RNAcentral holds the full RNA, with entries from SILVA. This is a predicted structure of a 503-nucleotide part of an RNA (small-subunit ribosomal RNA, 5' domain) from a metagenome. It matches the Rfam family "Bacterial small subunit ribosomal RNA". Its mean pLDDT, the model's own confidence on a scale to 100, is 83.
Context: one part of a larger RNA
RNA sequence: GGACGAACGCUGGCGGCGUGCCUAACACAUGCAAGUCGAACGGAGCAAAGCCCUUCGGGACUUUACUUAGUGGCGAACGGGUGAGUAACGCGUGAGGAACCUGCCUUCCAGUGGGGGACAACAGUUGGAAACGACUGCUAAUACCGCAUGAUGCUUUUGGGGGACAUCCCCUGAAAGUCAAAGCUUUAUGUGCUGGAAGAUGGCCUCGCGUCUGAUUAGCUAGUUGGUGAGGAAACGGCCCACCAAGGCGACGAUCAGUAGCCGGUCUGAGAGGAUGAACGGCCACAUUGGGACUGAGAUACGGCCCAGACUCCUACGGGAGGCAGCAGUGGGGAAUAUUGCACAAUGGGGGAAACCCUGAUGCAGCGACGCCGCGUGGAGGAAGAAGGUCUUCGGAUUGUAAACUCCUGUUGUUGAGGAAGAUAAUGACGGUACUCAACAAGGAAGUGACGGCUAACUACGUGCCAGCAGCCGCGGUAAAACGUAGGUCACAAGCGUUGUCC
Numbered sequence: 001g002g003a004c005g006a007a008c009g010c011u012g013g014c015g016g017c018g019u020g021c022c023u024a025a026c027a028c029a030u031g032c033a034a035g036u037c038g039a040a041c042g043g044a045g046c047a048a049a050g051c052c053c054u055u056c057g058g059g060a061c062u063u064u065a066c067u068u069a070g071u072g073g074c075g076a077a078c079g080g081g082u083g084a085g086u087a088a089c090g091c092g093u094g095a096g097g098a099a100c101c102u103g104c105c106u107u108c109c110a111g112u113g114g115g116g117g118a119c120a121a122c123a124g125u126u127g128g129a130a131a132c133g134a135c136u137g138c139u140a141a142u143a144c145c146g147c148a149u150g151a152u153g154c155u156u157u158u159g160g161g162g163g164a165c166a167u168c169c170c171c172u173g174a175a176a177g178u179c180a181a182a183g184c185u186u187u188a189u190g191u192g193c194u195g196g197a198a199g200a201u202g203g204c205c206u207c208g209c210g211u212c213u214g215a216u217u218a219g220c221u222a223g224u225u226g227g228u229g230a231g232g233a234a235a236c237g238g239c240c241c242a243c244c245a246a247g248g249c250g251a252c253g254a255u256c257a258g259u260a261g262c263c264g265g266u267c268u269g270a271g272a273g274g275a276u277g278a279a280c281g282g283c284c285a286c287a288u289u290g291g292g293a294c295u296g297a298g299a300u301a302c303g304g305c306c307c308a309g310a311c312u313c314c315u316a317c318g319g320g321a322g323g324c325a326g327c328a329g330u331g332g333g334g335a336a337u338a339u340u341g342c343a344c345a346a347u348g349g350g351g352g353a354a355a356c357c358c359u360g361a362u363g364c365a366g367c368g369a370c371g372c373c374g375c376g377u378g379g380a381g382g383a384a385g386a387a388g389g390u391c392u393u394c395g396g397a398u399u400g401u402a403a404a405c406u407c408c409u410g411u412u413g414u415u416g417a418g419g420a421a422g423a424u425a426a427u428g429a430c431g432g433u434a435c436u437c438a439a440c441a442a443g444g445a446a447g448u449g450a451c452g453g454c455u456a457a458c459u460a461c462g463u464g465c466c467a468g469c470a471g472c473c474g475c476g477g478u479a480a481a482a483c484g485u486a487g488g489u490c491a492c493a494a495g496c497g498u499u500g501u502c503c
Base pairs, nucleotide, nucleotide: 001503002502003501004500006499007498008497009496010495013375014374015373016372017371018370019368020367021333026331027330028329030328031327032326035074036073037072040071041070043068044067045066047064048063049062050061052059053058081286082285083284090211091210092209093208094207095206096205097204100203101202105199106198107197108196109195110194111193112192113147115145116144122137123136124135125134126133127132153178154177155176156175157174158173159172160171161170162169163168183191184190212258213257214256219249220248221247224246225245226244227243228242229241231239261283262282263281264280265276266275267274268273288309289308290307291306292305311322312321313320314319339365341364342363343362347361348359349358350357351356378408379407380406381405388399389398390397391396412444413440414439415438416437417436418435422430447492448491449490450489451488452473453472454471458487459486460485461484462483468475469474
């Protein structure tokens, strides 16, 4: 000198764009943050119309529209948060998978036949303070289960051809065994469903190289290293198990200890490098602590389940409920960090045929000079060089064209009027916002730090090694340009200075 997610002191007019718990991965009141589909299904409720019965109270049936607790489907594994753990194939980069999976989406081939038995809802009985159940009976489906058909699927056996990287891979035949399905509607080139082949997307695994400090950590290791076999897995593999062998790693730093999420990037620097990893983007890990699996194409699942621990709450003491490192917000910690806001109008996501519903993602608004950028606080003229202040050698000098005064302007401001784009035929939270026009009036808008040298900027008074200053050198003990005040000056400016950290 530059930089900052900064803080503190003094000061503070406006706008745009950004940005805002770095500390306690501390504890959380309250509200919201993941639903949707009646064009999968049986009910229930409500309304209307028609029709029948009527004891005129009403009741039964049919149709249509709406609402929906339950069964069922898809989603809830995305999006959002945090950085505790992790020195690791976690991340980065480059390869490999002849060792793999992939819902929704796209393309192609083939099919969608015929049956069955349940369980919720519901009704009845019943337990419990509640949370929540138990028993009996009825019922539907795109829920569940057989049967049929079935191949370029899978398993086994077997023939031919080609290729390669040890295991192997590709093409083409044959035989046997085995495995599917679901309908709905507004009836159409509809939408679903089942099997297969490919693609795309997303994931999984393996390897080379790189990835902080300490030797005042030198030895570490028994599923440890390898083999055979069996199991398991989407798949390879001590991944797991039985047996066998005795290996494997290490001064090219194993093991241990400390610290730490990694990267694109960011800051600095002429560069090499050093430091760093807020915001934005990619990957990883975590969701009160520890463990476990279930469902599913996908989780070992933040707003799912089970167990154990700590904590909080309810209780009729028998037993139950909870998890903000989602958005706001509260307490606490701290030098320190915002609103319990508006809207789904846009972009995107989930569901749905659609209308639409949901979306604290997102778009906006609010608060903070926290940062960057821009603008303003007036312009021109104006010497009697006014008054006042300060200094003075008492002559004057300086503040100073500064003010007053005259003319002007309207950035900004205030008031009034008009008024968008963003949206497409309709739909705008922002918002009567941005912007435009008119009127008004210089009116409402300047501070902070410094002035001994480094370092731009000096005098007076007060104080008297006191009070105090100070980044370093150093000032102060009676004329202090260094302390305090005043005038003046210098620097930057809606900021200025100090502190902290990095280069």